[in-house]
RNA sequence: AUAUUUCUGUUGUCUAAUCUCAUUUGAGAACGGGGGACCCACUUUUUGGGGCGAAUCUAUAUAAGAAGAAGACCUUUACUUCUAGCCCGACAGCUAACUCCGUAGACUUUAAAUAAGGGACAG
Repeated sequence: AUAUUUCUGUUGUCUAAUCUCAUUUGAGAACGGGGGACCCACUUUUUGGGGCGAAUCUAUAUAAGAAGAAGACCUUUACUUCUAGCCCGACAGCUAACUCCGUAGACUUUAAAUAAGGGACAG
């Protein structure tokens, strides 16, 4: 120095919503979303239609059920919780090229399982 094994400790959350440069009202990268051909699909248009988002459907509309989503590195199981809100404005299926837009906000302070397995970093 390299490789393997064992032990110990650490790993903020939801979300696309982060990073870099500049200081000058910004720019770029990255990650997301919308519009938008051929082909294919649909023809069902006040019973309006559509988009972001997990946030919908059923129902006896009481309780709830199904389906979907989150829980602290990841997966499984267990348990717990959630299924909001906003927008377009008569109008949009998919969709290459192309084009437009977003990068906000909310939360936790030892509680995040005393489970199994698998990673990364440090000793």